The part of an RNA shown here (large-subunit ribosomal RNA, domain II) has 689 nucleotides and comes from a Candidatus Marsarchaeota archaeon. Its mean pLDDT, the model's own confidence on a scale to 100, is 81. Its Rfam family is "Archaeal large subunit ribosomal RNA". Taxonomically the source falls in Thermoproteota (Archaea, Thermoproteati).
[in-house]
Context: one part of a larger RNA
RNA sequence: GCCAGGGAGUGUAUAGGCGUGGCGAGCCGAAAGGCGCAGCGAAAGCGAGAGCACGCAGCAUUGCGAGGUGCAAGGUAUGAAAAUGCCCAAGUCACGUUUAUACGACCCGAAGCCAUUGUGAACUACGCGCGCCCAAGACGAAGCUAGGUUAACGCCUGGUGGAGGUCUGCAACCUGUCAUGGCAUGCCCUGUUGGGUGAGGCGCGGGUAGCGGCGAUAUACCUUUCGAACAUGGCAAUAGCGGGUCCCUUCUGAAGUAUCUUUAGGAUAGCUCUGGGCGAGCUUGCAUAUGCGGUAGAGCAACCGAUUAAGGGGCAUGGAGCCGAAAGGCUUCACCUCUUCGUCAAACUCCGAAUGUAUAUGCUGUGUAGACCCCAGGAGUCGGCGAUGUUGGGUAAGCUAGCAUCGCGAGACUGCAAAGAUAGUGACCGGGGUUAAGGUCCCCAAAUCCUAGUUGAGUGUAUCAAAGGCGAGAAGUACCAUAGACAGCUGGGAGGUAGGCUCAGAAGCAGCCAUCCUUCAAAAAACGCGUAAUAGCGUACCAGUAGAGGUAUUCCUUACCGAAAAUAUACGGGGCUAAGCUAGGUACCGAGACCUCGGAGUGCGAUAAGCACUGGUAAGAAGGCGUGCGGCAUGGCAAGAAGUAUGUCCGAAAGGACAUAUGGACCGUGUCGCAGAGAAUAUCCUGGU
Numbered sequence: 001g002c003c004a005g006g007g008a009g010u011g012u013a014u015a016g017g018c019g020u021g022g023c024g025a026g027c028c029g030a031a032a033g034g035c036g037c038a039g040c041g042a043a044a045g046c047g048a049g050a051g052c053a054c055g056c057a058g059c060a061u062u063g064c065g066a067g068g069u070g071c072a073a074g075g076u077a078u079g080a081a082a083a084u085g086c087c088c089a090a091g092u093c094a095c096g097u098u099u100a101u102a103c104g105a106c107c108c109g110a111a112g113c114c115a116u117u118g119u120g121a122a123c124u125a126c127g128c129g130c131g132c133c134c135a136a137g138a139c140g141a142a143g144c145u146a147g148g149u150u151a152a153c154g155c156c157u158g159g160u161g162g163a164g165g166u167c168u169g170c171a172a173c174c175u176g177u178c179a180u181g182g183c184a185u186g187c188c189c190u191g192u193u194g195g196g197u198g199a200g201g202c203g204c205g206g207g208u209a210g211c212g213g214c215g216a217u218a219u220a221c222c223u224u225u226c227g228a229a230c231a232u233g234g235c236a237a238u239a240g241c242g243g244g245u246c247c248c249u250u251c252u253g254a255a256g257u258a259u260c261u262u263u264a265g266g267a268u269a270g271c272u273c274u275g276g277g278c279g280a281g282c283u284u285g286c287a288u289a290u291g292c293g294g295u296a297g298a299g300c301a302a303c304c305g306a307u308u309a310a311g312g313g314g315c316a317u318g319g320a321g322c323c324g325a326a327a328g329g330c331u332u333c334a335c336c337u338c339u340u341c342g343u344c345a346a347a348c349u350c351c352g353a354a355u356g357u358a359u360a361u362g363c364u365g366u367g368u369a370g371a372c373c374c375c376a377g378g379a380g381u382c383g384g385c386g387a388u389g390u391u392g393g394g395u396a397a398g399c400u401a402g403c404a405u406c407g408c409g410a411g412a413c414u415g416c417a418a419a420g421a422u423a424g425u426g427a428c429c430g431g432g433g434u435u436a437a438g439g440u441c442c443c444c445a446a447a448u449c450c451u452a453g454u455u456g457a458g459u460g461u462a463u464c465a466a467a468g469g470c471g472a473g474a475a476g477u478a479c480c481a482u483a484g485a486c487a488g489c490u491g492g493g494a495g496g497u498a499g500g501c502u503c504a505g506a507a508g509c510a511g512c513c514a515u516c517c518u519u520c521a522a523a524a525a526a527c528g529c530g531u532a533a534u535a536g537c538g539u540a541c542c543a544g545u546a547g548a549g550g551u552a553u554u555c556c557u558u559a560c561c562g563a564a565a566a567u568a569u570a571c572g573g574g575g576c577u578a579a580g581c582u583a584g585g586u587a588c589c590g591a592g593a594c595c596u597c598g599g600a601g602u603g604c605g606a607u608a609a610g611c612a613c614u615g616g617u618a619a620g621a622a623g624g625c626g627u628g629c630g631g632c633a634u635g636g637c638a639a640g641a642a643g644u645a646u647g648u649c650c651g652a653a654a655g656g657a658c659a660u661a662u663g664g665a666c667c668g669u670g671u672c673g674c675a676g677a678g679a680a681u682a683u684c685c686u687g688g689u
Stems, first nucleotide, its partner, number of pairs: 001689006011103013026035003039046002051071004058064002074087005106244004113234004118230002125208002128205006134198001136168003139164001143160007173195002176193001178191002181189002183186001210226001212222002219228001247624006257269005270381002272378006281366002285363008297351001298349002305344002309340006317334007384408010413424003428599007438589003441574003447586001449585006460576002468561002471558003475554006488545005494518003499513003524539001527538003600614005625678001627675010643662008
């Protein structure tokens, strides 16, 4: 892991609600007595009645009218009063069910706290007693001694000696370090490194006990347990936290918000479910009318604050500069003001929408098959998230804080390759058809469909980039053009003159001034290149050739470059020159949507006809299936009960029935009751495997 069995809303008390039943101004109890029949007031205390009207159901028809509603009256408290608050005749007992509270309170789960003259020093810490152990070698302290030397103390040399938390060390012993060493994985082994006469190592005995001991302090150790051991008990500790919580179907169906406490939780309200009451309106949608408003926008010599440039005027006062011995003077800037030009504002407004909102009327929708409203009881919810619009923070974010709407949450199905929120559409069950979004070459259902363009980049084929560079196309405007345009080619492109000045030179072409006239088909006092200056080469301009559109500009569309990410390429793929893009058209495919046929259930209705409805988490409500035991009734079985295995059939499901085999003695059905009454999950428990 799997299989079998076990395994979680229970019991009592009290209180509220609902249902059923008994009796009823009483009910219950043996009784005492309890609840009810009278309330109001802090208290002293005082102490109630059914009148009038409206009116549902119903009867029935100028209406009556149980309940109900309104007014009046009454009781009491307060008050001078007006008046206001509370009250003004149905309960009680039992059973069932549901909720709350107290208890372990649906089950399981802490770490912990306390108690006991509780158990522990066989491990380990540190004392104590009695013992045991430390190869070999090296160095060579003090002391002693011989010789030498000295006046002496001493000193020097050679021996002897054997000190030391000394040295080497694969002796024993210890085990701190290291190993990508080993295996049968033990805090083992092997190797390595370290200690190895000392604060040394070891054995046995004995001592210290948990609010404690012991400690060369590591909060270390005290039997694999230590910031307070272990065992047992208090104990089902407590847990706002985590996990789990068992059959079916039907009906309805949320919230992640507000306030307080709080901040992983609660309470109240909101949203939700169920039951009841009342009895006629309600209306979130549309229109009109009348109000409300200061947003978007816009504007600012309309306030307020900011603000570009230019000009005029003023200048008490302040800064800078200049003149002057000083007094003072002049210029300029700041500052104030005016005019013109150009701009802004969430906390500016002379203005000012759309949308919104309030009231009224009409419409629409809905409602006697009972709406709106009211009462009672049961919940869950208090982490939300996404899209669109919008307001803030942020460079930005699949970011963050809000508001509104719609979704997901709790929503299946179809499309977007795949998908939570996007597009289509809200799934009772089954059959047939038609469409939606989106598609129609193949994967893959349906057009290799039609018309006109466009792209040549595999651009593109769902979305996906800038400045800038470089092409193409469409449309508009202007102009030129058979009296010949545009482009190309051929020819011409002159003279006064080398204009004047300047200059070393200046001749169309360094620079300054002027820029005329003539001949002409046309030709600049010259648009470039060039020369030291000339020269020279083109250009403008003209003619010829040839024969139809051309030039410029504005805006739009479109292609390319710009264009960078880590293993190999990201249209879903194949592939495609359309099967890309743009505009238009006609068919077809395509869902649980829509239509239609049959069936089931729910609500209303009369148990009819009919109409409407039937996605659903948390949650509420309702109806059923099944298990064990018991009462009553009635059955089966050795011609084979229960159980087990397999198969067939029935039911919407929980489930039920039958057959065969096995088995070998008990077991059903109907109805009522009682419950240890339904398992797939809790790292659930026990057993098996």